[in-house]
Molecule: c-di-AMP riboswitch aptamer (ydaO/yuaA leader)
Organism: soil metagenome
RNA sequence: CUCCGAACUAUUAACGGUGGGGGACCCGAUUUGAUGGGGUGAAUCAAUCUUGACAGGAUACUUAAUGUUCUGAACCCGACAGCUAACCUCAUAGGAGUUAUUAAGCG
Numbered sequence: 001c002u003c004c005g006a007a008c009u010a011u012u013a014a015c016g017g018u019g020g021g022g023g024a025c026c027c028g029a030u031u032u033g034a035u036g037g038g039g040u041g042a043a044u045c046a047a048u049c050u051u052g053a054c055a056g057g058a059u060a061c062u063u064a065a066u067g068u069u070c071u072g073a074a075c076c077c078g079a080c081a082g083c084u085a086a087c088c089u090c091a092u093a094g095g096a097g098u099u100a101u102u103a104a105g106c107g
Base pairs, nucleotide, nucleotide: 001097002096003095004094008016017092018091019090020089021088022087027082036080037077038076039075040074044053045052046051054072055071056070057069058068059067061105062104063103064102065101066100
């Protein structure tokens, strides 16, 4: 300097910015059953059982296409949660090292 990610900017310290959860009327749903249920996240489904489908990222100004390449984890709540205004509440980490072509635009 760049990339994944909300995870930056501050300075005496969550003020600000960004991201998440809970939570009315109305609407929706009536499917909870030890094979519980739910949340963050792209990270899930199927089956003919070792493959497919689908999804996510990178490719150094931005966008799109083609090509190339990588990923589809992990963790949390604790019997319990649809949406949801007011309101309440949490996080602001961790990790990694890429640079091909064409077109349009910006500078």